[in-house]
Context: one part of a larger RNA
């Protein structure tokens, strides 16, 4: 370390529970709001953070009613109180009800700021209190909010059509307006059809019909019938009349118009009008009375005992009640314990049957001359929409547009149009019920959920948290009956945690609390493990341990055999193809429908059946009524039509479809259709909104750019020119100029890459007066913006942002799809396909039914058709090699021409020899095919329900293609894999053998094997191989006296072959050639001849040439076989790839190689044997069952039978003497899914049987949620500016505090401030968590404290961009613009300084000294007066002279202190200091001269006016502005130096109340910022507005009011103010190396804000 067991930790599954949900039923209610809603903000308690309640009368106040003992909410405790004089509590009616919000005096960034008028308090101002002050409309009144339902306006897209455009989705979603408790519709200019109905609405039928429709996908009525409910009316007009106005008049009136009253309202036309007649009927509203109903509430029967137990309601025994045995609670199952229940009682507000009274409304008959009866209407043309109707033959309804009637003898309609006939009476209006819905209230219900479920939310949830925003959006339940919630002791630094004790039935119920599974982490015991190679199991098995009397059983497992996970997808996966870290929970074929079809079961049957609705009732899966309607009983035809027939047709022909067979209604199941339709998954499309705090561009208003360099134009002087020009010097200071910091950017590289950082760091680098950079406030918005243009940017998102919705879009695609057993069992083919990975039909599979003398398959007698393999071609067609012959042609010759001749040229035809063919055939098999006899076997076929498959692969053979390549590709015929295990081939889907129902420690074989690994022959006899060839991949051309065998042919005892000895000569150096050539460079040839046993005019070596050595040839010696050629077997070279690495290894040589021969054995899940099971068939049997035979591999798929889970009904049981769940389970049963005794835990519910209903079974979906591992005690601990020592308190110190030393920043890492943050500030206490370590420390936790303003910033002042917005304009609606006005700073206007003080604030407090505004009073003077007018306010860039503080530096002087060894003298040196505001007075330097004033006159402008301004002309003055300095402020009671109490102390000191003293320069120089200053110069791009202020008048008022000046007194509101602020407090998820506007910014060196070093100050970067 492993296995097993035991005991723990961890975790929170499971079981049980329910406080909360979900879905409905019945009843109620269906609104609230200017009398201030909904919703909020802020308050409110003795203590009070949250929730609840309430509102300054604030967990409440008053009254009425109920009720009757406690009470001060959740929520304990303490304190303080209330209450029988009736509290708390419940019901009802009132009072109060801050601020925001329609929000309403004005404004505004909601909960804030700020007014006016009147009244009141007050001496005035001021302040305070109360009321009023919105817009529209106007007699009312409206505005805003609110879930669905309703009406209207506007109106998509995805999607479907397998694409898409008409069409669909759909008038849906979304947006908008409006109303009500319902809405809308509604009393026929309607339907219908020659019969009739009689407003509308809703339901059931009609009907998926008529229709419509790229006649595709789809869409889809109405009449009519059956029901629910029922209800009808009023105006306009005619006519009469009143009032007013106008006109007219003969003044009597008349007419017209408007307004009011009467009258009147329909189709069989009615009414006015004329004549006659009558007071009936019905009904509405108001008031009064009033049964009944109605809140809190009241009454409400009946039980005890015994034992068990912590506890009785359970058990046992004996009782009782019941118009009450619903339910809940009570220490376990309660009719009789409690609350209740049945039943009965009760009143307030309110509702109200009914009655009475009052006021309204409502009717008839006849006559018919005249009058009335809805006009830009009906209707028509053109263009749309609605309807079932998509432009159609298209009516009807609505409407945009252009025309445009009639008047009851009229007009409209009846699906083009016309006629007849019929129905109705438009162009005005109202109308209950039946119907739809549920934010809300009450009462109930559930074969609904039970904490990953059910609402997102059982719990303080629309919360925490995320996002700029719209918006998104969690997790989280349980002690116990009762807190009896653990006194006391011990360990410990400890109020952490633990151990005892105690409580309790139980504490392993201890608050991290019921049960307490698994992953995961441990401890103990037994066995086992350190030569061992392993999908870790399985089969065998020694030893050891344990239990048991034993049999035996349990645990472990040395050693041996075999053995490449699961899923998915595939032709094929251990695959190195997909998915899963592990565990637990959740997680996918469901549901609806009068739809269709099939099967089974049941009812009735030529019939079957109800739907909506109604009634009853014991209130329930009950009964009855209800034939409207549907299906069937007859078909055929396009139809008229006919009918057991009919159609076609001339047909009495033929043919097609019918006639023979029963349906229908339910239930259940299989499948289809329509719906999201098995689950999860897009990229996208459309619609309403939200975003320009990022970024792009733009607008308005502010700000920034150290320092250095260059030296344009222009100017001036001189020279020069007739005059220009030109030259030169100086001046001048231009520039998308130069160098270079801040600032902006981002060239190169490295680092970083689970970062310090979701874009940075370091070094280098680009721009840096410009098309520059930047702050604040605004604008532009999604097919839109913006874009010096990169498809860039538009909030870490961009070839179309983000959020919600349509929406579960669609997905012919991928993935996943959950218990068991049994039977059968495919396909990867054909045709077609915008089709090829999809689909339809066919083929192949499966369940059911059916009938037929048999149709299927195999073998076989027999008979047939055919043109393949082969073969052949003098048999065709086509092609073809060599030769012979040579038609014809070419070339040449020929004296023109011709004949003719020649030809190693081309070549037809033919002959000889050879020879090719898928698209040649004179021929021609085998196999297959057809018919068919016989035999064997048991299929086949038809109908019907359900499928899957339509990617195939290898191998053998026959072919095409390709290279007679491919593990290639395309066909055909088999086999196998696919979907097939077993044996062999080392290992291997397919090859060889062989088809697995189960068991067996039985036997026989197949392929293949038998030396060892490894079962079986080192078997027998005979060859071959020497190469380890070979022993299971393959190898060539070519080479080779390897070796064996065969054949043919030579030589040889007359001596072969090989060896040895000897010879190998002469003409001659043959001739030629040559410098030379003699056998041997080369050429020539009758290569000749001679001597010989034999010897070439020479086979090689050799020489310059010779020489020399050899060979051929010959003799001798030796003594028996020696050569040549051809064929075959085995071996050999050829032979080169990455491990020894291609016998499976060891190894093997008369074999364990190889060739044949022989026998024996081994060898599989094959066959056999024995036992058993399933299924099928047959037989027997009523059945159970028995017997016989056969079968039982299996993916997709079909069929059958079961198990488990949850709930329901019935039945029958268990349970505190212990249910479920959980752990164990060596026992029992079943083939299996599973079941269960028993033991432990647990502590309250749960099973059996028979049926029923489903949220009904998980290993996988990169599944969802939670928990836990792994990597791993690993990486890292966030700038390498740096720490060290001593001391302190403390349980504990590298980090905290103190001290000393060291180090770092110092245009910052210092100081101030805006934004933003929002208490982080200070003090005390604490250390769980937070802090990347520790912590005594902290920006952490707890408690307390802290922010003081007339002058600072903002408001009470102004305006810019922009916003808003009256009038007005525009638009389906929402809404969009918009003079005026208002809001709106980043700008304008505007009054305070110095010192001191706190733990924490200070221009705010205190001291001193100032200033501003207003009011009042007094005094003096006085034309005062605005929302008008005028002036002013009032503005750019760059350059630049002067003036000139403070700070700083230097010099001198002075003050204090200190230093100078020894000695002297009095000096030298060092350090620090040497100081002071606003305001007042003064008016200098400087600036300005086309300047600034004063004044006179004129003046057509400035809306009116003007004495003002402007303009013009004249006169006159020198002003105007203005720093600094100076004086004052100023005795600074301050700095500094002394003295120094209390207190603390480590005895060193700290501390500092109080107190004493100005102790020293108001010196000089350098130097510059602000200032002067809106300066000046120059340039072109020509550079806000308004208020304040000054002046002027208008209206008005005039001696009041008002104005100016002075003095005095008084008044002076609201908000901000802490702290951080280049950062640990802001924006970046962090205590993050990033980002963040402005001001100050010292010294030395230096041009400098560069750079280096230092000061003040800060820090050492939290391991």
């Nucleotide at each position: 370390g492993g296995u097993a067991c035991a005991c723990g930790g961890g975790g929170g599954a499971u079981g049980c529970c329910u406080a909360g949900g979900c879905u409905c039923u019945c009843a109620g209610a269906g609104g609230c709001g200017a009398a201030g809603a909904a919703g909020g903000a802020c308050g409110u308690g003795a203590u009070a953070a949250g929730c609840u309640g309430c509102g300054a009368u604030a967990a409440g106040c008053a009254c009425c009613g109920g009720g009757g003992a406690u009470c001060u909410g959740c929520a304990a405790a303490u304190a303080a109180g209330a209450c029988u004089u009736g509290a708390u509590c419940c019901g009802g009616u009132g009072a109060u009800u801050u601020c925001c919000g329609a929000a309403u005096g004005g404004g505004g960034a909601a909960a804030c700021c700020u007014a006016a008028u009147c009244a009141g308090u007050u001496g005035a101002a001021g302040a305070c209190u109360g009321a009023u002050u919105g817009c529209a409309a106007u007699a009312a009144u409206g505005c805003g909010c609110u879930a669905a339902c309703c009406u209207g306006c506007c109106g998509a897209a995805c999607u479907g059509a397998a694409a898409c455009a008409u069409c669909u989705a759909a008038g849906u979603a979304a947006g908008c307006a409006g109303a009500g408790g319902a809405a809308g519709a509604g009393a026929a200019a309607a339907c219908a059809a020659c019969a009739g109905u009689g407003a509308u609405u809703u339901c059931c039928a009609g009907a998926g019909u008529a229709g419509u429709g790229g006649c595709g996908a789809g869409c889809g009525a109405a009449a009519u019938g059956g029901a629910a409910g029922a209800a009808g009316c009023c105006c306009a007009a005619a006519c009469c009349u009143a009032u007013u106005a106008u006109g007219u008049u003969a003044c009597g009136g008349c007419a017209u118009a408007a307004u009011g009253g009467g009258g009147g309202u329909a189709g069989u036309a009615g009414g006015a009008c004329c004549a006659c007649a009558a007071u009936a009927u019905a009904u509405u509203u108001a008031u009064u009375a009033a049964a009944a109903u109605g809140a809190a509430c009241c009454g409400g029967a009946a039980g005890g005992g015994c034992a068990u137990g912590g506890g009785a309601a359970g058990g046992c025994c004996c009782a009782c009640c019941a118009u009450a045995g619903a339910g809940c609670a009570u220490g376990a199952g309660a009719g009789u314990u409690g609350c209740g229940u049945a039943c009965g009682g009760g009143u307030a507000a309110g509702u109200a049957a009914u009655a009475a009274u009052a006021a309204g409304u409502u009717a008839g008959u006849g006559g018919u001359a005249u009058c009335c009866u809805g006009a830009g209407u009906a209707c028509c043309g053109c263009g749309a929409g609605g309807u079932c109707g998509g432009a159609g033959a298209c009516g009807c309804c609505u409407u945009g547009u252009g025309g445009g009637a009639a008047u009851u003898a009229g007009c409209c309609g009846g699906c083009a149009c016309c006629a007849u006939c019929c129905g109705g009476u438009a162009a005005g209006g109202c109308u209950a019920a039946a119907u739809a819905c549920u934010c809300c209230u009450g009462a109930g219900a559930g074969a609904c959920c039970g904490a990953u479920a059910g609402u997102g939310a059982a719990c303080c949830a629309g919360u925490a948290c995320c996002g700029u925003g719209a918006g998104g959006g969690a997790a989280a339940g349980g002690u116990g009956a009762a807190a009896a919630g653990a006194a006391c002791c011990c360990c410990g630094a400890a109020c952490a945690g633990g151990g005892g004790a105690g409580u309790g039935a139980a504490a392993u119920a201890g608050a991290a609390c019921c049960u307490g599974a698994a992953a995961c982490c441990g401890u103990g015991u037994a066995c086992u493990u350190a030569c061992a190679a392993g999908c870790g199991g399985u089969c065998g098995g020694a030893g050891c341990c344990a239990a048991g009397u034993a049999a035996u059983u349990g645990g472990u497992g040395a050693c041996g055999g075999c053995g490449u996970g699961c899923c998915u997808u595939u032709u094929g996966c251990a695959u190195a193809a997909u998915g899963a870290g592990c565990c637990u929970a959740c997680g996918a074929g469901u549901u609806a429908c009068u739809c269709u079809u099939c099967a089974c079961u049941g009812g009735c049957g030529a019939g079957g059946u109800u739907a909506a609705g109604g009634g009853g009732u014991u209130c329930a899966g009950c009964c009855c009524c209800g034939a409207a309607g549907c299906c069937g009983a007859a078909g055929c035809g396009a139809a008229a039509g006919c009918g057991a027939g009919u159609c076609u047709g001339a047909a009495u022909a033929g043919g097609g479809c019918g006639u023979g067979c029963a349906g229908u209604c339910a239930g259940u199941g299989g499948a289809g259709g329509u719906a999201g339709a098995c689950g999860c998954g897009a990229a996208a499309c459309c619609u309403u909104g939200u975003g320009a705090u990022c970024u792009a561009c733009c607008c308005a208003u502010g700000g920034a750019c150290a320092g250095g360099u260059u030296g344009a134009a222009g100017g001036u002087g001189c020279c020069g020119u007739a005059a220009c020009a030109g030259g030169u010097a100086c001046u001048g200071g231009a520039g998308g100029a130069c160098c270079g910091a801040a600032c902006c950017g981002a060239u190169a590289a490295a680092c970083g890459u689970u970062g310090a950082a979701a874009a940075g760091u370091u070094u280098c680098c680009g721009g840096a007066u410009g098309a520059u950079c930047u702050g604040u406030g605004g604008g532009u918005a999604g097919g839109g913006g913006u874009g010096a243009a990169a498809g860039g940017c538009u909030a870490a998102u961009c070839a179309a942002a983000c959020u919600g919705g349509g929406a579960a879009a669609u997905a012919g695609c991928u993935c996943g799809u959950a218990c068991u057993c049994c039977c059968c069992g495919a396909a990867a083919u054909g045709u077609u396909u915008u089709u090829a990975g999809g689909a339809a039909c066919a083929g192949c599979c499966u369940g059911g039914c059916g009938g037929u003398u048999g149709a299927g398959u195999u073998a076989u007698a027999a008979a047939g058709a055919g043109g393949u393999a082969g073969a052949g071609c003098u048999a065709c067609u086509a092609a073809u090699u060599g030769g012979g012959u040579g038609c014809g042609g070419g070339g040449g010759a020929g004296u023109c021409a011709a004949a003719u001749c020649c030809u190693a040229c081309c070549a037809a035809a033919u002959c000889c020899a050879g020879a090719u063919a898928a698209a040649c055939u004179c021929c021609g098999a085998a196999u297959g095919c057809u018919u068919g006899u016989u035999a064997a076997u048991a299929u086949a076929c038809g109908c019907u329900g359900g499928a899957g498959u339509g990617a195939g692969g290898c191998u053998a053979u026959g072919g095409g293609u390709g290279c007679u390549a491919a593990g290639g590709u395309c066909c055909a015929u088999g086999g196998c894999c696919g979907a097939g295990a077993g044996g062999g081939a080392a290992a291997g889907a397919a090859c060889c053998c062989a088809g697995a129902c189960c068991a067996u420690c039985a036997g026989c074989u197949a392929a293949g094997g038998u030396c060892c690994c490894c079962a079986a022959a080192u078997u027998a006899a005979c060859g071959c191989u020497a190469a380890g060839u070979u022993g299971a991949a393959c190898u060539a051309a070519c080479g080779a006296g390897g070796u064996c065998c065969g054949a043919u042919u030579g030589c040889a005892c007359a001596g072969a072959c090989a060896g040895c000895u000897a010879g190998g000569a002469u003409g001659u150096u043959g001739g030629c050639u040559u410098g030379g050539a003699a056998g041997c460079a080369g050429c020539c040839a009758u290569u000749c001849a001679u001597u010989u046993a034999a010897a070439g005019a020479g086979u090689g070596c050799g020489u310059a040439a010779c020489a020399g050595c050899u060979c051929a040839c010959u003799a001798g010696u030796c003594g028996a076989g020696c050569g040549a050629u051809c064929g075959g077997g085995c071996a050999u070279g050829g032979a080169u790839a990455a491990u020894a690495a291609a016998c499976g290894g060891g190894c093997a040589u008369c074999a364990a190689a190889u060739g044949g021969u022989a026998u024996a054995c081994c060898g599989a899940a094959g066959c056999u044997a024995u036992g058993g099971a399933u299924u099928g068939u047959a037989u027997a049997g009523a059945g159970a069952u028995a017997u016989a035979c056969a079968c039982u591999g299996g993916u997709a798929g079909g069929g059958g039978a079961g198990c488990a889970u949850u709930c329901u009904g019935c039945u029958g049981g268990c349970g505190g003497a212990g249910a479920a769940g959980c752990g164990g389970g060596a026992g029992c049963g079943g083939c299996a899914a599973g079941c269960a005794a028993c033991c432990g835990u647990g502590g309250a519910g749960c099973g059996g049987g028979c049926a029923g209903a489903a949220a009904a079974g998980c290993a996988a979906a990169u599944g969802u949620a939670g928990g836990c591992a792994u990597a791993a005690g690993u990486a890292a601990c966030g700038a390498u500016a740096a720490g060290g020592c001593g001391g302190g308190a403390g349980a504990g110190a590298a980090a905290c505090c103190c001290g000393c030393c060291c180090a770092c920043c110092g245009a910052a890492a210092g100081a101030c401030u805006a934004a933003g943050g929002u208490u982080u500030c200070c003090u005390g206490a604490u250390c769980a968590a937070c802090g990347c370590u520790a912590a005594u420390c902290g920006g952490a936790u707890c408690a307390g404290g802290g922010u003081u303003a007339g002058u600072c910033g903002g408001g009470g002042c102004c305006u810019a961009a922009g916003g808003u917005g009256u009038a007005g304009c525009c638009g389906a609606a929402g809404g969009g613009c918009g003079a005026a006005g208002c809001c709106g700073a980043u700008g304008g206007a505007c009054a305070a300084c110095u010192g001191g003080u706190u733990a924490a604030u200070a221009u705010u407090c205190c001291a001193g000294u100032a200033c501003u505004u207003u009011u009042u009073a007094u005094a003096a003077c006085u034309g005062u007066g605005a929302c008008g007018c005028a002036g002013u306010g009032a503005c750019g860039g760059a350059g630049u002279a002067g003036u000139g503080a403070a700070a700083c530096u230097g010099g001198c002087g002075c003050g204090a202190u200190c230093u100078g060894a020894c000695g002297g003298a009095a000096u030298a040196g060092a350090u620090c200091g040497u100081u002071a505001a606003a305001g007042g007075c003064c008016g200098u330097a400087g600036g300005u001269a086309u300047a600034a004033g004063u004044u006179u006159u004129g003046u057509a402008g400035u809306u009116a006016a003007g004495u003002a301004c402007g303009c013009a002309a004249g006169a006159u003055u020198u002003g105007c502005u203005g720093a600094a300095a100076g004086c004052u402020g100023a005795u600074a009671g301050u700095a500094c130096c002394g003295c120094g109490a209390a207190c603390c102390u480590u005895c060193g000191g700290g501390g500092g109340a109080g107190u004493g003293g100005a102790u020293a320069g108001u010196c000089c120089a350098g130097g510059u910022a602000a200032u002067c200053a809106g300066g000046c110069u120059u340039c072109c791009a020509a550079g806000a507005a308004a208020a304040c202020c000054u002046g002027c008048u208008a209206a008005a008022c005039a001696u009041c009011a008002g104005g100016u000046u002075a003095u005095a007194a008084a008044a002076a509101c609201c908000c901000g103010u802490a702290c951080c602020g280049u950062a640990a407090a802001c924006c970046g998820a962090c205590a993050c190396a990033g980002g963040u506007a402005g001001u100050c910014g010292g010294g030395g060196a230096g041009a400098g804000a560069a750079u280096c070093c230092c000061a003040a100050g800060g820090u050492g970067c939290u391991c």